Predicted 3D model of a 72-nucleotide RNA (transfer RNA) from an uncultured Pseudomonadota bacterium.
RNA sequence: GCCCGGGUAGCUCAGGGGUAGAGCGCACCCUUGGUAAGGGUGAGGUCGCGGGUUCAAUUCCCGCUUCGGGCU
Repeated sequence: GCCCGGGUAGCUCAGGGGUAGAGCGCACCCUUGGUAAGGGUGAGGUCGCGGGUUCAAUUCCCGCUUCGGGCU
């Protein structure tokens, strides 16, 4: 330099045009003599950045950036 894949909650990851989700973690509550386990409720997101297409973009297109892999 070229090719492929990834960047979404604190962490690990789903979701690929129509309100953004799960597990773990966190806060509060129930249960206990107390803890652990268990149950309930809740908070937490500029969906890597900038443009384009569209009535509407996390999703499609282009560029950039960053991480991983491959080729030379």
The coordinates come from a structure-prediction model, not an experiment, and the mean pLDDT is 82.
Its Rfam family is "tRNA". Its family is annotated with triplet codon-amino acid adaptor activity in the Gene Ontology. About the family: Transfer RNA (tRNA) molecules are approximately 80 nucleotides in length.